[in-house]
RNA sequence: UCGGAUUUCGUUCAAUCGGUAGAACGCCAGAUUCUGAAUCUGGAAAUGGGAGUUCGACUCUCUCGAUCCGAA
Numbered sequence: 001u002c003g004g005a006u007u008u009c010g011u012u013c014a015a016u017c018g019g020u021a022g023a024a025c026g027c028c029a030g031a032u033u034c035u036g037a038a039u040c041u042g043g044a045a046a047u048g049g050g051a052g053u054u055c056g057a058c059u060c061u062c063u064c065g066a067u068c069c070g071a072a
Base pairs, nucleotide, nucleotide: 001071002070003069004068005067006066007065010025011024012023013022019055027043028042029041030040031039048064049063050062051061052060
């Protein structure tokens, strides 16, 4: 320099052909307990940044960034 892959709650991962972004663990509150752990119930929390297409975008297009792989 060229080509490819990945980017989603705190973490690890889903999301069909573009149609209300979910799960597990963790965190917070409550119940239970003499206290704690465990268990049960409830809650908060995310689409890497920007722009475009569309009635509607995690998904399609452009651009910038980050990580990884390959070629020279």